Predicted 3D model of a 75-nucleotide RNA (transfer RNA) from a bacterium.

[in-house]
RNA sequence: UGGGGCGUAGACAAGCGGCAAGUCACAGGAUUUUGAUUCCUGCAAUCGGAGGUUCGAAUCCUCCCGCCCCAGCCA
Numbered sequence: 001u002g003g004g005g006c007g008u009a010g011a012c013a014a015g016c017g018g019c020a021a022g023u024c025a026c027a028g029g030a031u032u033u034u035g036a037u038u039c040c041u042g043c044a045a046u047c048g049g050a051g052g053u054u055c056g057a058a059u060c061c062u063c064c065c066g067c068c069c070c071a072g073c074c075a
Stems, first nucleotide, its partner, number of pairs: 001071007010024003018055001026042005048064005
């Protein structure tokens, strides 16, 4: 420098143009002598950033940032 993949909540992670799932964690409650387990309820992401397309974008397009892989260049 070129090509490819990835970036979504505290952690993992689904989504493939139409109101952003789920699990763990966390908080409250029930149960329990207490704790754990179990059950119920709740909390939290404008989706890496900025533009664009569209009635509508996590999703499509452009640029940039970060991480990983492959190739190349220099030494």
The sequence is in RNAcentral, with records from ENA and MGnify. Its Rfam family is "tRNA". Rfam classes the family as a transfer RNA. RNAcentral records the identical sequence in 2 taxa.